[in-house]
Parts: sequence; C1' cells; structure tokens
RNA sequence: GCGCCCGUAGUUCAACGGAUAGAACAUGAGUUUGCGGAGCUCGCGAUUGAGGUUCAAUUCCUCACGGGCGCA
Repeated sequence: GCGCCCGUAGUUCAACGGAUAGAACAUGAGUUUGCGGAGCUCGCGAUUGAGGUUCAAUUCCUCACGGGCGCA
C1' cells in the first nucleotide's frame, strides 16, 4: 500500500429497517444483618465521527478515525 472483518453502558454481549436501544456482571441507594457478605427492590449508565438513502437507520451506502486478520 491492497483486501476482509469489527466498532452499542465501566466490562461481556443482544436488538427483520419500526416498541421507551435490552440483558448479565460491575456500580449507587434502599431493605436485611450486631457489622459485613449473599439475597431482594429501585436507580445511574451506551449506538466512533461526518454525510447520504428512507416516512423511519444501531441496522443499508460513502468517506474518515480506531482495532483485528491476511497479502505484498
């Protein structure tokens, strides 16, 4: 340099083009306990960026950025 794949909560993963973007772990508060842990309840928290297509984009297209693999 060329080709392919990937980019979503702090982490690991979901989401026919259409529902309030969902779950687990983590984390905060409450409950419980003599204190803690576990359990239970309720929260906080995300679509890499810019354009395009569409009534509607996490999803499709283009470019850029970042990561991985292969070839040179």
Molecule: transfer RNA
Organism: Candidatus Falkowiibacteriota bacterium